[in-house]
The prediction has a mean pLDDT of 80.
A computed fold for a 72-nucleotide RNA from Candidatus Doudnabacteria bacterium RIFCSPHIGHO2_01_FULL_46_14, annotated as transfer RNA.
Its Rfam family is "tRNA". It is annotated as a transfer RNA.
The organism belongs to Candidatus Doudnaibacteriota, within Bacteria.
RNA sequence: GACGAGAUAGUUCAAUUGGUAGAACGGCGGCUUCCAAGCCGUAGGUUGUAGGUUCGAUGCCUGCUCUCGUCG
Numbered sequence: 001g002a003c004g005a006g007a008u009a010g011u012u013c014a015a016u017u018g019g020u021a022g023a024a025c026g027g028c029g030g031c032u033u034c035c036a037a038g039c040c041g042u043a044g045g046u047u048g049u050a051g052g053u054u055c056g057a058u059g060c061c062u063g064c065u066c067u068c069g070u071c072g
Stems, first nucleotide, its partner, number of pairs: 001071007010025004019055001027042005048064005
């Protein structure tokens, strides 16, 4: 330099081919318990960034940034 994959909650990851974002763990509160474990509730997201298409974008198109891989 060329090509491909990825970026979503604090962490690890979903979201079935566009319809308004969830799970587990973790955090906080409560119950129980000697403690741990367990049970119930709850908060937390400009979906990497800037634009475009669309009534509507996490998902489609373009540029950029970062990470990983292949080739040179």